[in-house]
RNA sequence: GGGCGGUUAGCUCAGCCGGUUAGAGCGUUCGGUUUACAUCCGAGAGGUCGGGGGUUCGAGCCCCUCACCGCCCA
Numbered sequence: 001g002g003g004c005g006g007u008u009a010g011c012u013c014a015g016c017c018g019g020u021u022a023g024a025g026c027g028u029u030c031g032g033u034u035u036a037c038a039u040c041c042g043a044g045a046g047g048u049c050g051g052g053g054g055u056u057c058g059a060g061c062c063c064c065u066c067a068c069c070g071c072c073c074a
Stems, first nucleotide, its partner, number of pairs: 001073007010026004019057001028044005050066005
């Protein structure tokens, strides 16, 4: 230098072919249960979807570009 894959909640990830409110598990906070802790049960908070631009009535999803991580080729 070229090719491919990835970047979504604190962590690990889902999100099918562009559509309505962006989700799960774990973690965390509050409450219940307990003498207490754990477990268990209930409720909640937490996201500029890596940055920028474009297409579209509408983008996590499509296009361009940049950054970072991984693999391969030279």
Predicted 3D model of a 74-nucleotide RNA (transfer RNA) from an uncultured candidate division WWE3 bacterium. Its Rfam family is "tRNA". By type it is a transfer RNA.